Predicted 3D model of a 73-nucleotide RNA (transfer RNA) from a Gaiellaceae bacterium.
RNAcentral records the identical sequence in 2 taxa.
Its Rfam family is "tRNA". It is annotated as a transfer RNA.
Taxonomically the source falls in Gaiellaceae (Bacteria, Bacillati, Thermoleophilia, Gaiellales).
Model confidence (mean pLDDT): 80 of 100.
RNA sequence: GCGCCCGCGGCUCGACGGAUCGAGCGCUGCCCUGCGACGGCAGAGGUUGCUGGUUCGAGUCCAGCCGGGCGUU
Numbered sequence: 001g002c003g004c005c006c007g008c009g010g011c012u013c014g015a016c017g018g019a020u021c022g023a024g025c026g027c028u029g030c031c032c033u034g035c036g037a038c039g040g041c042a043g044a045g046g047u048u049g050c051u052g053g054u055u056c057g058a059g060u061c062c063a064g065c066c067g068g069g070c071g072u073u
Stems, first nucleotide, its partner, number of pairs: 001072007010025004018056001027043005049065005
């Protein structure tokens, strides 16, 4: 350089083109406890890598770019 795959809360993942993106772990507060752990309840946290395009509607489809991984000369 070329080909393929991936990019979504702090982490791991999910989401048929259609409701306000969702779950587990983690975090915060409260309850519980002598204090913790476990458990229960509530909450915060996402410009879905960037820019365009298609569409009534895009995390999802298309193009370019950026980043990562694998393969190859």